This is a predicted structure of a 145-nucleotide RNA (FMN riboswitch aptamer (RFN element)) from Neobacillus mesonae. It was read from a public genome assembly, where an Rfam model found it. NCBI's taxonomy places the organism under Bacteria, Bacilli, Caryophanales, Bacillaceae, Neobacillus.

């Protein structure tokens, strides 16, 4: 230094104000929020000033997690299934202008998107499954090269 097998910890934010109404944090005006990894022309620091190194920059690019669906396997159950595991599937959204050799990432402006169940009334923001799961992050141990 990369790898093997483990352990521990961490691992999601957000309706203020007004309107209608019997009733809305759910509708309307408007406000607010943006998981994880990658890429990256941003920014910062350092150096031997050649450029390089380190940290850092995307809700809408690439990939991915939660939710949902499917068969398979195992256990339970006893024909209705239930639970777990790995796997597969589904799964939302960006343009215009500027600079430039190059921008869907920079700068300016305008858009757009957001699981399921519940609810006196339709939910990204309330309540619930969830003191759950989880992409992954950090630290430590282990054996071999």
């Nucleotide at each position: 230094u990369a790898u093997u097998u483990c352990c521990u910890u961490c691992g999601g934010g957000g309706c203020a104000a007004g309107g209608u109404g019997a009733a809305a944090g759910u509708c309307c005006u408007u406000a607010c929020c943006g998981g994880c990894g990658g890429u990256g022309a941003u920014g910062a620091a350092g150096c031997a000033u050649g450029g390089c190194u380190u940290c850092u920059u995307a809700g809408u690019c690439c990939g991915u997690g939660a939710c949902c669906c499917g068969g398979u396997u195992a256990a339970c159950a006893a024909u209705g299934g239930u639970u777990a595991a790995a796997c597969g599937g589904u799964g939302g959204a960006u343009c215009u202008g500027g600079u430039g050799a190059a921008a869907c990432u920079c700068c300016a402006g305008g858009g757009c998107c957001g699981a399921c169940a519940g609810u006196u009334a339709u939910a990204g923001u309330c309540u619930g499954g969830a003191u759950g799961g989880g992409a992954g992050a950090a630290g430590g141990a282990u054996a071999a090269a």